RNA sequence: ACUGCGGGCGAGACGAUCGCCGGCCGAAGCUUCGCCGAGGCGGGAGGAAAGUCCGGGCUCCACAGGACGCGGCGGUGGGUAACUCCCACCGGUCGAAAGACCAGGGCAAGUGCAACAGAAAGCAAACCGCCGGGCGCGCCGCGCAAGCGGUCGUCAGGUAAGGGUGAAACGGUGAGGUAAGAGCUCACCAGCAGGUCGGGCGACCGAUCUGGCUAGGUAAACCCCGCCGGGAGCAAGGCCAAACAGGGAGCAGGAUCGGUCCGGUCCGCUACGACUUCCGGGUAGGCUGCUCGAGGCGUCCGAGCAAUCGGCGCCCUAGAGGAAUGAUCGUCGCCCACGUCGCGAGACGCGGGAACAGAACCCGGCUUAUCAGCCCGCGGUAGAG
RNA sequence: GGUGGAGUAGUCAAGUGGUUAGGCAGCGGUCUGCAAAACCGUUUACGCCGGUUCAAUUCCGGCCUCCACCUCCA
Numbered sequence: 001a002c003u004g005c006g007g008g009c010g011a012g013a014c015g016a017u018c019g020c021c022g023g024c025c026g027a028a029g030c031u032u033c034g035c036c037g038a039g040g041c042g043g044g045a046g047g048a049a050a051g052u053c054c055g056g057g058c059u060c061c062a063c064a065g066g067a068c069g070c071g072g073c074g075g076u077g078g079g080u081a082a083c084u085c086c087c088a089c090c091g092g093u094c095g096a097a098a099g100a101c102c103a104g105g106g107c108a109a110g111u112g113c114a115a116c117a118g119a120a121a122g123c124a125a126a127c128c129g130c131c132g133g134g135c136g137c138g139c140c141g142c143g144c145a146a147g148c149g150g151u152c153g154u155c156a157g158g159u160a161a162g163g164g165u166g167a168a169a170c171g172g173u174g175a176g177g178u179a180a181g182a183g184c185u186c187a188c189c190a191g192c193a194g195g196u197c198g199g200g201c202g203a204c205c206g207a208u209c210u211g212g213c214u215a216g217g218u219a220a221a222c223c224c225c226g227c228c229g230g231g232a233g234c235a236a237g238g239c240c241a242a243a244c245a246g247g248g249a250g251c252a253g254g255a256u257c258g259g260u261c262c263g264g265u266c267c268g269c270u271a272c273g274a275c276u277u278c279c280g281g282g283u284a285g286g287c288u289g290c291u292c293g294a295g296g297c298g299u300c301c302g303a304g305c306a307a308u309c310g311g312c313g314c315c316c317u318a319g320a321g322g323a324a325u326g327a328u329c330g331u332c333g334c335c336c337a338c339g340u341c342g343c344g345a346g347a348c349g350c351g352g353g354a355a356c357a358g359a360a361c362c363c364g365g366c367u368u369a370u371c372a373g374c375c376c377g378c379g380g381u382a383g384a385g
Numbered sequence: 386g387g388u389g390g391a392g393u394a395g396u397c398a399a400g401u402g403g404u405u406a407g408g409c410a411g412c413g414g415u416c417u418g419c420a421a422a423a424c425c426g427u428u429u430a431c432g433c434c435g436g437u438u439c440a441a442u443u444c445c446g447g448c449c450u451c452c453a454c455c456u457c458c459a
Stems, first nucleotide, its partner, number of pairs: 001381009012332007020044002023041003029035002046356001050367002053365005058233004065267004069262001070229005075089005090104001091102004105224002110222002112218002127163002129159003133155004138151005171189006190214001192211008237288004247279004256274003295315004300311004334353003338349004386455007395409003403439001411427005432448005
């Protein structure tokens, strides 16, 4: 220099004018425990606010219980409020490497599935082929003959080396062996199960011995094993309360009936209603929940490989309703095109561009969208020193 | 804002791990003087992108589009 791999930053800056939405103060005025409000001060979107895909806080369902079902997750160790998230490691696949990806427990528990092709698709099977045997008054050759050899057909066998089919066909190579063959036997190799020893917290790794000779794929098929999960959601829930309608609330007892626990089933539990007494209860509407929180920031200190945790210091930063956060101008910065100058790096002028998007109870993640750039680390190739 | 569901041809709609039924519509033909009806033939599809699997419309994940529901009391 070229080419790749991984990670991060950032989301233009400043000023002026005119607006928009909350908060606080508040001149003047009025029907004066208030209403209205000139004006002032201070604040006002994001890295994804998005999808609502996971996890939690919070709130209500009487309790938030048990069994079965149902759903989710699945290497190991750690982090965390929690997670299907994050970090580190292990194993596998891909890559020359940096590195990337993995729903990564179990199919040597059981059941199921595999179209077409093929002989055969799950524990065996036999189409062509190979092999020996029987039969044929077959054919040919040799022989005087008995017969022998070859060949053809046929019958029942043996065989799994070779051919062919398929995504997939029951270890591989060599030797022995055999009628032909075959883990049939042996040697080596691959793979599996079990034992022992060593290393590691562990997943696992290494060494060695024994065994049967080989166990196919699929669990994002049923299923088995282990772990986790009660439901609903701020339109949750609480308070104040028109019109209209006629219902609502409190107390005691019993366990007959009833009822949001996954549009579940059963059991437990017994707060409530149905009885009685009293006169209030809900909708529209208003107030609240509501934003100080697992909060943010720091070339800070400490623990840790890291995720993260602890400490110290500073800061308070939207909380509304169908919903504000904007527009214009100027200066500077970034990028692109054109022109002029310059050998060139570049300078100047003019014109244009600047994404995705947007809070609605709040957090932690994941996923998806995203302009112009910049920075850091690492691999490979080539050259120079 | 929250919750649930669905995408198969122009349209309605079945199906489910192994070459996607059927009806209507369209086009061509037969019939007819011309049409209609009837009959025959024929064209067009699994929303998009990945993953699992030998094989995906189907199973799993992520996007896109569309639809429905939500207050209070009983």
Record summary: Predicted 3D model of RNase P RNA and transfer RNA as a complex of 459 nucleotides. The coordinates come from a structure-prediction model, not an experiment, and the mean pLDDT is 75. Rfam match: Bacterial RNase P class A. Rfam links the family to the GO terms tRNA processing, dimeric ribonuclease P complex and ribonuclease P activity. The family's RNA type in Rfam is ribozyme.